[in-house]
Context: one part of a larger RNA
RNA sequence: GUCAGCGACUUAGUCUGUGCAGCAAGCUUAAGCCGUCAGGUGUAGGCGUAGGGAAACCAAGUCUUAAUAGGGCAUUAGUUGUACGGAUUAGACUCGAAGCGGGAUGAGCUUAAUAUGAGCAGGUUGAAGAUGUAGUAACAUACAUCGGAGGACCGAACCAUUAGACGUUGCAAUGUCUUUGGAUGACUUGUGUUAAGGGGUGAAAGGCCAACCAAAUUCGUAGAUAGCUGGUUUUCCGCGAAAACUAUUUAGGUAGUGCGUUGAAUAAACAUGCUUUUGGAGGUAGAGCACUAAAUGGGCUAGGGGGGAGAAAUCCUUACCAAACCUAAUAAAACUCCGAAUGCCAAAAGUAAUUCCUCAACAGACAGACUGUGGGUGCUAAGGUCCAUGGUCGAGAGGGGAACAGCCCAGAUCACCAGAUAAGGUCCCUAAAUUAUGAUUAAGUGUGAAAGGAUGUGGAAAUUCCUAAACAGCCGGGAGGUUGGCUUAGAAGCAGCCAUCCUUUAAAGAUAGCGUAACAGCUCACCGGUCUAAUAGAGUUUCUGCGCCUAAGAUGUAACGGGGCUCAAAUCAUAUACCGAAUCUGUGGGUGCAUAAAGUUUUCGAAUUUUAUGCGCGGUAGCGGAACGUUCUGUAAGCCUGUAAAGGAAUACCCGUGAGGGAUUCUGGAGGUAUCAGAAGUGCGAAUGCUGAC
Numbered sequence: 001g002u003c004a005g006c007g008a009c010u011u012a013g014u015c016u017g018u019g020c021a022g023c024a025a026g027c028u029u030a031a032g033c034c035g036u037c038a039g040g041u042g043u044a045g046g047c048g049u050a051g052g053g054a055a056a057c058c059a060a061g062u063c064u065u066a067a068u069a070g071g072g073c074a075u076u077a078g079u080u081g082u083a084c085g086g087a088u089u090a091g092a093c094u095c096g097a098a099g100c101g102g103g104a105u106g107a108g109c110u111u112a113a114u115a116u117g118a119g120c121a122g123g124u125u126g127a128a129g130a131u132g133u134a135g136u137a138a139c140a141u142a143c144a145u146c147g148g149a150g151g152a153c154c155g156a157a158c159c160a161u162u163a164g165a166c167g168u169u170g171c172a173a174u175g176u177c178u179u180u181g182g183a184u185g186a187c188u189u190g191u192g193u194u195a196a197g198g199g200g201u202g203a204a205a206g207g208c209c210a211a212c213c214a215a216a217u218u219c220g221u222a223g224a225u226a227g228c229u230g231g232u233u234u235u236c237c238g239c240g241a242a243a244a245c246u247a248u249u250u251a252g253g254u255a256g257u258g259c260g261u262u263g264a265a266u267a268a269a270c271a272u273g274c275u276u277u278u279g280g281a282g283g284u285a286g287a288g289c290a291c292u293a294a295a296u297g298g299g300c301u302a303g304g305g306g307g308g309a310g311a312a313a314u315c316c317u318u319a320c321c322a323a324a325c326c327u328a329a330u331a332a333a334a335c336u337c338c339g340a341a342u343g344c345c346a347a348a349a350g351u352a353a354u355u356c357c358u359c360a361a362c363a364g365a366c367a368g369a370c371u372g373u374g375g376g377u378g379c380u381a382a383g384g385u386c387c388a389u390g391g392u393c394g395a396g397a398g399g400g401g402a403a404c405a406g407c408c409c410a411g412a413u414c415a416c417c418a419g420a421u422a423a424g425g426u427c428c429c430u431a432a433a434u435u436a437u438g439a440u441u442a443a444g445u446g447u448g449a450a451a452g453g454a455u456g457u458g459g460a461a462a463u464u465c466c467u468a469a470a471c472a473g474c475c476g477g478g479a480g481g482u483u484g485g486c487u488u489a490g491a492a493g494c495a496g497c498c499a500u501c502c503u504u505u506a507a508a509g510a511u512a513g514c515g516u517a518a519c520a521g522c523u524c525a526c527c528g529g530u531c532u533a534a535u536a537g538a539g540u541u542u543c544u545g546c547g548c549c550u551a552a553g554a555u556g557u558a559a560c561g562g563g564g565c566u567c568a569a570a571u572c573a574u575a576u577a578c579c580g581a582a583u584c585u586g587u588g589g590g591u592g593c594a595u596a597a598a599g600u601u602u603u604c605g606a607a608u609u610u611u612a613u614g615c616g617c618g619g620u621a622g623c624g625g626a627a628c629g630u631u632c633u634g635u636a637a638g639c640c641u642g643u644a645a646a647g648g649a650a651u652a653c654c655c656g657u658g659a660g661g662g663a664u665u666c667u668g669g670a671g672g673u674a675u676c677a678g679a680a681g682u683g684c685g686a687a688u689g690c691u692g693a694c
Stems, first nucleotide, its partner, number of pairs: 001694006011090013026047003032041003051058002061073004093231002096228001102219004111195009120185001122154003125150001129146006158182003163178004197213001199209003234627006244257005259364001260362005272352009286338001287336002292332001294330001296328004301322001303321002305318005368393010398409003413589004418585003424579003427563003433576001435575006446565001452549002456546010473530005479503003484498003509524001512523003590617012628683001630680005638673003647667005653662003
């Protein structure tokens, strides 16, 4: 991992509701007793039959009150049993802690102690001390010999385990190899004994206390508790949420409300939704500056500052600051002289319901996500965060978007080798136009991007020049006063400062640029000529369509899904046809609800069958309904069965929407059980589920 078996909403009491049954102004027994074990008996007690008030008290009423007003509550159907839903008390759907406290068992491992034993090859060093000799006044001291000390040295056994390698489902739940530390000692070791769990022991590492110790093991309390995680077993049908508000030692829990389901009641349109019309309240968007706060320029002008005059008073002045006022131009979530659209309230009409409202029972949910719009926060950052308001997902399949919960289209009752469409598409991959008309683009733009830049190119408009010849090109002129004045070594159009005139002219700057030390020299502005333009041409400016540059990244083209595409297969505009979904239509079937008709049954309340018409039938949590199957019991002393039970293996078979039920064949070899009821150890794929097999 697979297969087989096992594996989770139970049982009892109480309360509450629904269905059914009995009796009914009543209903019912509990303990006990009797019993032929079927049942009988038992009337204590309980619920109900009257309520209102705090109570006295009154009573179909009562309380409040001064009230006879008004208002609150009440003004007759229950009760017992049973099945089911829910609550509650119990382990209470099931598996799962780490742990707490109690009693025992452990020191044959290990820690420490204690008693009594045992062990340590060989080699080295040579302390104290002693003796002899020398030496001293005597000691001291020196040398030699003897001696044999040491938590001494080297190194086996023994003890340990430093480093590396191997091993890592091992030889081994700590080993092997090489290497290494101690090796007469605080050494090692045998045997007996002692210390016990909040306790021991510890040369102290939270170490060790029997392979697990920041509190051993074991037994029971015990099914501890788990607002947490996992799991929770057959089928079909109807409806179908929420991820919000409020509160919470509350934030991943729970309660009330909102949203779901079922039933009852009301009603049959008048309460509800939508549309239209009409009438309302309001201060948002926008706008505005009339208030409040902000803020700029100018004018006018108090006050203040500076300057001047004056002995002072005071006067004059000011490119300073500046209130108020005037003027021009701004501007606000907490400004408003104004002011929408939506939305909200109400009425009328139309229209649509399995509508709304009320009560009761039962829930789930209270982590939401993205997207459009209006906002806060943030960086007008985020697949960010927090609100509001729609949508989708959640709980939604199908088509499109290459792929892609939240985008676009569209809401799947079932079947069909029928048709029409939506979004999106129609060269090939790939169903359908190499469709038509008119333009644009040359960048493969399309098929990624800004500020900024550019005689790219299309369209529109304004304006200037031009047969008295424009624009560009070519030829010629481009002068004089004058080298303007100053400055300067020099400054002559052209370092710099000042001025920037006049004259001759067709025209020519006291000079736009290059140049010289300074001049010179070469161009320009400006003028003349030449040449050319009627399909006129040339220049400048503005608006606009499509392009260009700006444009560098990490595995591989890789920024159209790909191929590939240029009067497109790109872009813009117009038009027609086609393709395209579980949409719509067609044909047939199923089913829920409503209505109608007919039939049957009836406890007269209704139930049920058939047909027709209309509206429905996506679905998680969840609520409701109807069924299938398993084991056992009654039915059953019945029925089936060796002319073959159960069980097993199979099938182009039959019935049922389905769970399933039959039939047939083979196997098997002795039991099985219809129907209608009843009772449950009642259905497995998941729980790192349990046991077994492979």
Molecule: large-subunit ribosomal RNA, domain II
Organism: Fidelibacterota bacterium